[in-house]
Context: one part of a larger RNA
RNA sequence: AACGAACGCUGGCGGCGUGCUUAACACAUGCAAGUCGAACGCGAAAGUUUUCUUCGGGAAACGAGUAGAGUGGCGCACGGGUGAGUAACGCGUAAGUAAUCUACCCAGGCAUCUGGAAUAACUCAGCGAAAGUUGUGCUAAUACCGGAUACGUUGGAGACAAGAAAGGCAGCCUCUGUUUCAUGCUGCCGUGCCUGGAGGAGCUUGCGUACCAUUAGCUAGUUGGUGGGGUAAUGGCCUACCAAGGCAACGAUGGUUAGCGGGUCUGAGAGGAUGAUCCGCCACACUGGAACUGGAACACGGACCAGACUCCUACGGGAGGCAGCAGUGAGGAAUAUUGCGCAAUGGGGGCAACCCUGACGCAGCGACGCCGCGUGGAUGAUGAAGGCCUUCGGGUCGUAAAAUCCUGUCAGUUGGGAAGAAAUGUAUAUCAGUUAAUAGCUGUUAUAUUUGACGGUACCUUCAAAGGAAGCACCGGCUAACUCCGUGCCAGCAGCCGCGGUAAUACGGAGGGUGCAAGCGUUGUUC
Numbered sequence: 001a002a003c004g005a006a007c008g009c010u011g012g013c014g015g016c017g018u019g020c021u022u023a024a025c026a027c028a029u030g031c032a033a034g035u036c037g038a039a040c041g042c043g044a045a046a047g048u049u050u051u052c053u054u055c056g057g058g059a060a061a062c063g064a065g066u067a068g069a070g071u072g073g074c075g076c077a078c079g080g081g082u083g084a085g086u087a088a089c090g091c092g093u094a095a096g097u098a099a100u101c102u103a104c105c106c107a108g109g110c111a112u113c114u115g116g117a118a119u120a121a122c123u124c125a126g127c128g129a130a131a132g133u134u135g136u137g138c139u140a141a142u143a144c145c146g147g148a149u150a151c152g153u154u155g156g157a158g159a160c161a162a163g164a165a166a167g168g169c170a171g172c173c174u175c176u177g178u179u180u181c182a183u184g185c186u187g188c189c190g191u192g193c194c195u196g197g198a199g200g201a202g203c204u205u206g207c208g209u210a211c212c213a214u215u216a217g218c219u220a221g222u223u224g225g226u227g228g229g230g231u232a233a234u235g236g237c238c239u240a241c242c243a244a245g246g247c248a249a250c251g252a253u254g255g256u257u258a259g260c261g262g263g264u265c266u267g268a269g270a271g272g273a274u275g276a277u278c279c280g281c282c283a284c285a286c287u288g289g290a291a292c293u294g295g296a297a298c299a300c301g302g303a304c305c306a307g308a309c310u311c312c313u314a315c316g317g318g319a320g321g322c323a324g325c326a327g328u329g330a331g332g333a334a335u336a337u338u339g340c341g342c343a344a345u346g347g348g349g350g351c352a353a354c355c356c357u358g359a360c361g362c363a364g365c366g367a368c369g370c371c372g373c374g375u376g377g378a379u380g381a382u383g384a385a386g387g388c389c390u391u392c393g394g395g396u397c398g399u400a401a402a403a404u405c406c407u408g409u410c411a412g413u414u415g416g417g418a419a420g421a422a423a424u425g426u427a428u429a430u431c432a433g434u435u436a437a438u439a440g441c442u443g444u445u446a447u448a449u450u451u452g453a454c455g456g457u458a459c460c461u462u463c464a465a466a467g468g469a470a471g472c473a474c475c476g477g478c479u480a481a482c483u484c485c486g487u488g489c490c491a492g493c494a495g496c497c498g499c500g501g502u503a504a505u506a507c508g509g510a511g512g513g514u515g516c517a518a519g520c521g522u523u524g525u526u527c
Stems, first nucleotide, its partner, number of pairs: 001526003005523005012373006018366002020331001025329003029326003034074003039071002042068001047062006081284003090209008100201003105197007113147004122137001124135004167189006210256003217247003222244008259281004263274004286307004309320004337363001339362003345359001346357004376406004386397004410468001412463001415460002420454001425449005431443004471516005476497003482511005492499002
């Protein structure tokens, strides 16, 4: 000098930060990932009205194609948490990939033709305490499976082979007396295939990356080759055969400890220590294992198996995973609210409106840290009273107080009151594109309208009143600051030297002083 600190005494306000360093211990409860009806088939109820009635009730319409569950699509691999493991291509840095992949996004090109078979929901029947599950029958799609066709693609060439689809919404034209359907045309959104890009991911290599030699030898898929398999892709990654290699004192192997970096602290620097908050990477998700789906996972709030633990049970069987946000117990010297809101920023879904979002934005608690402000200002000598000391003359606290005159920060009170809001949508107008079109649709611009958790907050203002706001440590030397009383090697102090055995500036108290100040000391740790 520093700290994610703790402890003691004390404590007025605000701003910005920050807060389980220990048990990767166990968790009650709530929330933390959904969304789309412009992909699809189904589809209530309460209630209201009408009507019939044997007055019990029935039927119809609205409610409503709403709620709802289901199929399907996208998302759930992001975001958030933790640091157990890991001494490693994990991280950092520099390269390589002619050894690779890439959903969504951007740009360009091409296409959207024609068929088929199912299945959930639902119905009926059954099993089970429950969780759930079996069978029968029905049905749709942007779900699934075929056929045709072409822009093109695989480092290059040739050959072979592989290889697409889906609709939705709106408008217009024609037939017509009108309306609807259908056909056709157009626009927008969406979809399929291909190419390029962006961003991302996988893999490989050089160098760097703690301690122990009281760890000296280690290794059979081991090192290399060939064939095969596997992967998006290289490779003993795996396998069969062949060869006998490979690593190591420039530290192999083994052991201990540890997430790494940007940074942070310290220091004149070189270094040393460290890796909280924030950012990048990695690893993990009760413990262990092996996979599915998918562009990407071997997946925190998915599934399977085994294990430990907890819970439910009708004893046959089932359910669960806070190292998400709050919160509880335990551990500990020690670490916060079961808060508000999606208004902003960002993310997922959706054409959009919008929905979801414990990310995030805010508020709450804690002097935990840093910074700022205040606790008043001026005048005021009879140097008051009182305390302490005294050589008894006096000295000192001390302009300190009282008193007089002011001021009004903060807290309190009254009234006013922002910025953070840009958008989106709707309406009107405008221009442009599309078009036969002045429809419609899409886009630009303008005007109007709409949206604030914080919060009646920041800020401004009214009123009153010095009124509500100072402590802590130290005073032998180091080290700024001295006397008296008590005690009498006792009680005690102490960072080191050392004080205390009757005149203690070192113990305890008082007066006085010194240093910091809403803090001051102590302890711990680092330089």
Molecule: small-subunit ribosomal RNA, 5' domain
Organism: uncultured bacterium